[in-house]
Context: one part of a larger RNA
């Protein structure tokens, strides 16, 4: 050095880009650094190893010989791996045409429900629960009826469905705006993959400043259950939930399964598109094809549950992580934050 792992037993970073690196398609001619091979020079002795000899033997001790797998120079060779330099087209991009959609971001606009306010009608309860009180109501409540004002999510459709890298994404319509599939196969021509460090994105709760507040609703107040009741259940009810800008960086951020390629039986649903065929009418159908979501299973793999072309299969590249259990994801250092606290990340002892 090399040899195990990581869906559930310890382990895949929350998602992305992208820097060094590492790793690379097909073919041709140069080069001779890796590589091969030959030659030379070295590689002290001893020791180890062989093969005589010498102390009666052996230990040792002598002689010879190998061997020191190393390193330098020089010389051949050109398969690979590096380098130079042409060509290529199948990896990657791009062109052109088309698509489908809760991909983003601005803006504007709607109804339903509910709260409040103002007015009608109306007269005694209501509300709420296992049953109750608290609450609220004769200063007219609950109920209707009608006008306004507010702010917050947007029923059906909808679904096993749909888009985004991931967090996420749903009323309508306008505007900006990413990506994606398919067809052609017209263009570049290897421009590709991964990716320490970095940067960027990144639910909820929380923080900053300033708006806003209908509903709900941490803390908290009160009714009630109970031995008790700092709770579940009921009346209220502040911060927050929205908004706008600025932090935070964290989740069981899950497919608890890193990313890309390639190869390895099918069978079924669903979504997008491109083809045929009929009939031209919305369709229907076919079997080929490409994408993407899903169910069920050959082989195979698994410790098994299970997985099984969306592998946990066969392989390769390249990351990132694990290496008993408690202590501890803590101390102490740095570091980043306004702050809460994040990231890095251990020992003692103990079983």
């Nucleotide at each position: 050095c090399u040899g195990g792992g990581c869906u559930u037993a310890a382990a895949g970073c929350g998602u992305a880009c992208g820097u060094a690196g590492g790793c690379g398609g097909a073919u041709g001619c140069g080069c001779a650094g890796g590589c091969a091979u030959c030659a030379u020079g070295u590689g002290a002795a001893a020791u180890c190893c062989c093969u005589c000899g010498g102390c009666u033997c052996a230990a040792c001790c002598g002689a010879g010989g190998a061997a020191c797998u190393g390193c330098a120079u020089g010389g051949u060779g050109a398969a690979c791996c590096g380098c130079g330099u042409g060509u290529c087209u199948u990896g990657a991009g791009g062109c052109a045409a088309g698509u489908a959609g809760g991909g983003g971001c601005u803006g504007u606009c709607g109804g339903a429900a509910c709260g409040c306010u103002a007015g009608g009608u109306g007269g005694a309860g209501u509300g709420g629960u296992g049953a109750a009180a608290u609450g609220c109501g004769u200063u007219g409540a609950u109920a209707u009826c009608u006008a306004g004002c507010g702010g917050a999510a947007c029923g059906c459709c909808a679904a096993a469905g749909g888009a985004g890298u991931a967090a996420u994404c749903a009323g309508g319509c306008a505007g900006c705006u990413g990506g994606g599939c398919u067809u052609g196969u017209c263009c570049u021509g290897a421009c590709g993959c991964u990716g320490a460090g970095g940067u960027a994105c990144g639910a909820a709760a929380g923080c900053g400043u300033g708006g806003g507040g209908a509903g709900c609703g941490a803390a908290c107040g009160g009714g009630a259950u109970u031995a008790g009741a700092u709770a579940c259940c009921c009346c209220g009810g502040u911060a927050g939930u929205c908004c706008a800008c600025g932090c935070c960086g964290u989740a069981a951020a899950c497919g608890a399964u890193g990313u890309g390629c390639a190869c390895u039986a099918g069978a079924u649903c669903g979504a997008g598109g491109a083809g045929g065929u009929u009939c031209u009418g919305a369709c229907a159908c076919c079997a080929u094809u490409c994408u993407c979501g899903g169910u069920c299973g050959a082989a195979g793999c698994g410790a098994a549950a299970g997985u099984g072309u969306u592998a946990a299969g066969u392989g390769c590249a390249c990351c990132g992580c694990c290496u008993g259990g408690g202590g501890a994801g803590u101390a102490c250092g740095g570091u980043c934050g306004c702050a809460a606290g994040g990231c890095u990340a251990a020992a003692a002892c103990u079983c």
Molecule: small-subunit ribosomal RNA, central domain
Organism: uncultured prokaryote